This is a predicted structure of a 348-nucleotide part of an RNA (small-subunit ribosomal RNA, central domain) from an uncultured prokaryote. Its Rfam family is "Bacterial small subunit ribosomal RNA". Clan: SSU clan. Rfam links the family to the GO terms ribosome and structural constituent of ribosome. The full RNA is in RNAcentral, with records from ENA.

Context: one part of a larger RNA
RNA sequence: CUGGGCGUAAAGCGCGCGUAGGCGGAUCGUUAAGUCGGGGGUGAAAUCCCGGGGCUCAACCCCGGAACUGCCUUCGAUACUGGCGAUCUAGAGGUCGAGAGAGGCGAGUGGAAUUCCGAGGGUAGAGGUGAAAUUCGUAGAUAUUCGGAGGAACACCAGUGGCGAAGGCGGCUCACUGGCCAGAUACUGACGCUGAGGUGCGAAAGCGUGGGGAGCAAACAGGAUUAGAUACCCUGGUAGUCCACGCCGUAAACGAUGAAUGCUAGACGUCGGGCGGCAUGCCGUUCGGUGUCGCAGUUAACGCAUUAAGCAUUCCGCCUGGGGAGUACGGUCGCAAGAUUAAAACUC
Numbered sequence: 001c002u003g004g005g006c007g008u009a010a011a012g013c014g015c016g017c018g019u020a021g022g023c024g025g026a027u028c029g030u031u032a033a034g035u036c037g038g039g040g041g042u043g044a045a046a047u048c049c050c051g052g053g054g055c056u057c058a059a060c061c062c063c064g065g066a067a068c069u070g071c072c073u074u075c076g077a078u079a080c081u082g083g084c085g086a087u088c089u090a091g092a093g094g095u096c097g098a099g100a101g102a103g104g105c106g107a108g109u110g111g112a113a114u115u116c117c118g119a120g121g122g123u124a125g126a127g128g129u130g131a132a133a134u135u136c137g138u139a140g141a142u143a144u145u146c147g148g149a150g151g152a153a154c155a156c157c158a159g160u161g162g163c164g165a166a167g168g169c170g171g172c173u174c175a176c177u178g179g180c181c182a183g184a185u186a187c188u189g190a191c192g193c194u195g196a197g198g199u200g201c202g203a204a205a206g207c208g209u210g211g212g213g214a215g216c217a218a219a220c221a222g223g224a225u226u227a228g229a230u231a232c233c234c235u236g237g238u239a240g241u242c243c244a245c246g247c248c249g250u251a252a253a254c255g256a257u258g259a260a261u262g263c264u265a266g267a268c269g270u271c272g273g274g275c276g277g278c279a280u281g282c283c284g285u286u287c288g289g290u291g292u293c294g295c296a297g298u299u300a301a302c303g304c305a306u307u308a309a310g311c312a313u314u315c316c317g318c319c320u321g322g323g324g325a326g327u328a329c330g331g332u333c334g335c336a337a338g339a340u341u342a343a344a345a346c347u348c
Stems, first nucleotide, its partner, number of pairs: 003320004007302002012316001014201004021194003025088007033081002035077008049065006091191001092188002094185003099180001103177002106174004110154001115149006125136002162169002206247006215241002220236004258315006266293013297304002321348003330341004
């Protein structure tokens, strides 16, 4: 390479959009590029293969045949693929009036709680723990009442509930805005799928500049514990956590399961629509999500099982014994931290 694979053994890019490319619905006509058949030319010799012969045999050599799986050309075939033309509506999209939703972004706003400040009243303790101590408190703490300040997060509702491509999204109101779903449809007419490069988004931590800072809290300090305790526990506490703008581009970015389409028993929940029936809160049915169980099938097993890990097709990504190593060097990107691409010697 071929082959075989990618939930857990090595292996699905974190997720979109999309270029090239690859692949692509139904019918009719046409063409004859691919495809198939016939003929012609060429495919040097040697070699290989088959038959025969010569050196005493063999290697070796000689003769004949076949072959040289290819290319060019010509005449045909037209099912399939392709090209061209026409038509269609089952894919895809559109239109209309409805619907659900923590989807995004901006502005405003609310209550509870923590902390701090002021005031009232009040007295000796309070905190904290396994037990303590560091700590706070007679300069009046803790507990309690009232007032004020400020920041951050939104109890109950809350639900294997919802929305989003993923990351993720949760008080309330308004403005702007993306997607989804069901129903109707007399519109467009294959406009589709995937997607190397590319480009955008991308938790937390981290970085730059300027704000903000209540609580929490790496680092750090102290108190304990301990043989020690650079920890676990306690008292403090700075970056950070928050906001604006700009970087970083990684995660067990997980369903450890790429995307799309079709097909293949069911049962029971739940969310959002439609239709029908009535006993008006139930039943039946249908479409789209989200779960549990389970048949066929599949799997090394565990398990998966119409939300497939089943049966197939298309396209992309990736794997190829362990360590060395996701490292070195080089390139690209980054302010840096580092990210990405990615070996070898050696060794088992």